Background: RNAcentral holds the sequence, with entries from Rfam. c-di-AMP riboswitch aptamer (ydaO/yuaA leader) from Thermoanaerobacteraceae bacterium SP2, 151 nucleotides, folded computationally. The organism belongs to Thermoanaerobacteraceae, within Bacteria. Its mean pLDDT, the model's own confidence on a scale to 100, is 80.
[in-house]
């Protein structure tokens, strides 16, 4: 000097997932409560009448294409059709790039999943009810406007 691992603090990012109080003491561990934030159910009116091709919810996470492997089907034996697995590159849409914030533009880099309800739910005031996990480390001192802050 560089790399790796562990621990703590500060700052920051995705997300609703943050703050405070009390009791214990396993000290970002548990339980309970409150505030804030977020979700679901739920009238009139309106909308919709399509319910096995089941339907629905959270979420940005939808839609298809190509390659390959396996299984099944055929009056058709085909670069055939259907289902599933693996891989690739696109896409509706979403995010970050540090003034504590918002909008627009350019550029770059990412995500484009997963899970739940259980035959059932349109919207929806009052009302009822649930969650508040988890996972990470971007760097353009880019441009314009508003605002904040400073002088």
């Nucleotide at each position: 000097c560089a790399a790796u691992c562990u621990u703590g603090a500060a700052c920051g990012c995705u997300u609703a997932a943050u703050u405070c109080u009390u009791u214990a003491u396993u000290u970002c561990u548990a339980a309970a409560g409150a505030a804030g934030c977020g979700g679901g159910g739920g009238a009139c009116c309106c909308a919709a009448u399509u319910u096995c091709u089941g339907g629905g919810g959270u979420g940005a996470a939808u839609c298809g294409c190509c390659u390959u492997c396996g299984g099944c089907u055929c009056a058709a034996u085909g670069c055939a059709g259907c289902c599933g697995g693996a891989g690739g590159g696109g896409u509706a849409g979403g995010g970050u790039u540090a003034c504590a914030c918002u909008c627009u533009u350019c550029a770059a880099c990412c995500c484009g999943a997963a899970c739940c309800c259980g035959u059932c739910a349109g919207c929806u005031a009052a009302c009822c009810u649930c969650g508040u996990a988890a996972g990470c480390g971007u760097g353009g001192u880019a441009a314009g406007a508003g605002g904040a802050g400073g002088u």